Description
Transfer RNA from a Lentisphaerota bacterium, 73 nucleotides, folded computationally. It matches the Rfam family "tRNA". It is annotated as a transfer RNA. NCBI's taxonomy places the organism under Bacteria, Pseudomonadati, Lentisphaerota. The sequence was found in a public genome assembly. The coordinates come from a structure-prediction model, not an experiment, and the mean pLDDT is 80.
RNA sequence: GCCCACAUGGCUCAGUAGGUAGAGCACAUCCUUGGUAAGGAUGAGGUCACCGGUUCGAAUCCGGUUGUGGGCU
Numbered sequence: 001g002c003c004c005a006c007a008u009g010g011c012u013c014a015g016u017a018g019g020u021a022g023a024g025c026a027c028a029u030c031c032u033u034g035g036u037a038a039g040g041a042u043g044a045g046g047u048c049a050c051c052g053g054u055u056c057g058a059a060u061c062c063g064g065u066u067g068u069g070g071g072c073u
Stems, first nucleotide, its partner, number of pairs: 001072007010025004019056001027043005049065005
């Protein structure tokens, strides 16, 4: 220098034939217990790496940028 993959709540990851984002763990409050742990209920938390485009509508499609990992020379 070229090519490929990935980037989504604190963490680990789902979500592709475009239709106003989910799970597990963790966290907060409450219930249960003599008390812990375990269990149960409820809740908060992300506008999806960034910029632009297409579209009535984009995490999803297109272009560019950044970061991480890998491959080739």